[in-house]
RNA sequence: GAUAGAGGAUGCGUCCGGUCAAUAGUAAUAUGUCUUAUGCUGUGCAGGGCAGGGCAUACGAAAGGGACUGACGCCGAAGAGAGGAAGGGCUGCAUCCCGACCGAUCUGGGCGGACGGAAUAAUAUCCGUACGACUGUCGCGAUUACGCGGAGCGCUAUC
Numbered sequence: 001g002a003u004a005g006a007g008g009a010u011g012c013g014u015c016c017g018g019u020c021a022a023u024a025g026u027a028a029u030a031u032g033u034c035u036u037a038u039g040c041u042g043u044g045c046a047g048g049g050c051a052g053g054g055c056a057u058a059c060g061a062a063a064g065g066g067a068c069u070g071a072c073g074c075c076g077a078a079g080a081g082a083g084g085a086a087g088g089g090c091u092g093c094a095u096c097c098c099g100a101c102c103g104a105u106c107u108g109g110g111c112g113g114a115c116g117g118a119a120u121a122a123u124a125u126c127c128g129u130a131c132g133a134c135u136g137u138c139g140c141g142a143u144u145a146c147g148c149g150g151a152g153c154g155c156u157a158u159c
Stems, first nucleotide, its partner, number of pairs: 001159005008075001011074005017069004029058007039050003042095006078107003083102002087098003108135002111132002114129005137150005
């Protein structure tokens, strides 16, 4: 240097996959009625466009997320991520928000509760930090199976 492998208490991820619950009797739509033009369109100014909002009745979803399951790809599998960013939110300026994609850098792995964050209908879910025991790997020290420490650009086997 090449090839092949291992870590499993749910190893990791992907799919316009399938089923189910929930979302929800919610949104939208229709009818009636009340209010509103000093209204709505992310915010301000200007312009353009459109009626907005409440209540009652009828009808009535979906996406994202989740559980189970199927297939596929794998073992830096993967996750996070400062910063940047095509483009978008009616038009112009300013500002705010979303953002495919790129990305220094960090994390061996899953689990638990704590704290923090994201998103949401949600107490479900996801993410981060430190801690805890467990687990795999290498090194050092012991020698009755233990102690300490390191990190995956690692470890094991073969050539």
Predicted 3D model of a 159-nucleotide RNA (Lysine riboswitch aptamer) from a bovine gut metagenome.
Rfam family: Lysine riboswitch aptamer. Gene Ontology term of the family: lysine biosynthetic process.
The coordinates come from a structure-prediction model, not an experiment, and the mean pLDDT is 80.